[in-house]
RNA sequence: GCUUCUUUAGCUCAGUAGGGAGAGCGCCAGACUGAAAAUCUGUAGGUCCCGCGUUCGAUCCGCGGAAGGAGCA
Numbered sequence: 001g002c003u004u005c006u007u008u009a010g011c012u013c014a015g016u017a018g019g020g021a022g023a024g025c026g027c028c029a030g031a032c033u034g035a036a037a038a039u040c041u042g043u044a045g046g047u048c049c050c051g052c053g054u055u056c057g058a059u060c061c062g063c064g065g066a067a068g069g070a071g072c073a
Base pairs, nucleotide, nucleotide: 001072002071003070004069005068006067007066010025011024012023013022019056028042029041030040031039049065050064051063052062053061
């Protein structure tokens, strides 16, 4: 330098035909307990990496950029 993959909650990751943003773990609160742990219930938590474009509408499509991984040279 070229090709390719990844980027979504604090962490690990789903997600879709373009229209509702989600799970598990964790945090917090409650139940339970003499008190904890475990278990159960509930709440909160998001610029869907950034910008531009297409579109009535973009996490999703196109272009450019950034960061990280793999391969080739």
About this RNA
The RNA shown here (transfer RNA) has 73 nucleotides and comes from Hanseniaspora uvarum DSM 2768. The coordinates come from a structure-prediction model, not an experiment, and the mean pLDDT is 83. The organism belongs to Hanseniaspora uvarum, within Eukaryota. The RNAcentral record of the sequence draws on ENA and Rfam. The same sequence occurs in records of 7 taxa.